Predicted 3D model of a 73-nucleotide RNA (transfer RNA) from a Lentisphaeria bacterium. The organism belongs to Lentisphaeria, within Bacteria. It was read from a public genome assembly. Model confidence (mean pLDDT): 81 of 100.
RNA sequence: GCCAGCAUAGCUCAGUCGGUAGAGCGGUUCACUCGUAAUGAACAGGUCAUCGGUUCGAUUCCGAUCGCUGGCU
Numbered sequence: 001g002c003c004a005g006c007a008u009a010g011c012u013c014a015g016u017c018g019g020u021a022g023a024g025c026g027g028u029u030c031a032c033u034c035g036u037a038a039u040g041a042a043c044a045g046g047u048c049a050u051c052g053g054u055u056c057g058a059u060u061c062c063g064a065u066c067g068c069u070g071g072c073u
Stems, first nucleotide, its partner, number of pairs: 001072006010025004019056001027043005049065005
């Protein structure tokens, strides 16, 4: 230099052939307990990397950029 892949909650990851974004762990509160752990319930937590395009509508489709990973030279 060329090619491919990845990016979603604090962490690990789902998701959708376009229509209000989820799980597990973790966090907070409550219940239970003599107390703790465990268990149960509830809650909080996200500009779906950034910028543009298409669309009535984009996390999803298209393009570019930045970052990471791998391959080739």